[in-house]
């Protein structure tokens, strides 16, 4: 150095043809138990890696930038 795929909640992930960001598992309360765990219900958490461009409207298209992984040299 040239190519692919990634990057969203404290983790692991979705989001469909661009239209109101979303699930488990973890947290917090509360109800259950003699406690704990399990079970149920309720609720907090996100400037979608970053910087711009199209658009009424951007996780989603489009450039450049950074970090990851994998392929060619």
């Nucleotide at each position: 150095g040239g190519g692919u795929g990634g990057u969203u909640a404290g983790c692991u992930c979705a989001a469909c043809u661009g239209g109101c960001a979303g699930a488990g598992c973890a947290c917090a309360u509360g109800c259950u138990u003699g406690a704990c765990g399990u079970g149920c219900a309720u609720g907090g958490g996100g400037c979608u890696a970053u910087a711009g461009g199209u658009u009424c409207a951007a996780g989603u298209c489009c450039u450049a930038u950074a970090c990851c992984a994998c392929c060619c040299a």
Molecule: transfer RNA
Organism: Spirochaetales bacterium